[in-house]
Molecule: c-di-GMP-I riboswitch aptamer
Organism: bacterium
RNA sequence: CUCUGAUAAAGGCAAACCUCAAGAGAUUGAGGGGCGCAAAACUACGGUUCCAUAAAUGCUUUGGAAGGCUGGGUUGCCAGG
Numbered sequence: 001c002u003c004u005g006a007u008a009a010a011g012g013c014a015a016a017c018c019u020c021a022a023g024a025g026a027u028u029g030a031g032g033g034g035c036g037c038a039a040a041a042c043u044a045c046g047g048u049u050c051c052a053u054a055a056a057u058g059c060u061u062u063g064g065a066a067g068g069c070u071g072g073g074u075u076g077c078c079a080g081g
Stems, first nucleotide, its partner, number of pairs: 002081004012037002017032006035068001041074003045071003048066005
């Protein structure tokens, strides 16, 4: 540097749900919680889904959301080849 892997060690993150706050909404942040995750770290470029909006009634505008839907991009612990 690259490939493979979670079984080992040290760790990490945190689903649903509850509380508070923000938002028109999707949803987001904090606290609790723990379903799970070898990138469940970051990133909205592609696909997809969701919200709002205009037009139309087949697709389709414009803006937003989701990275734990998925494909990419970037970075990273350990072990082995």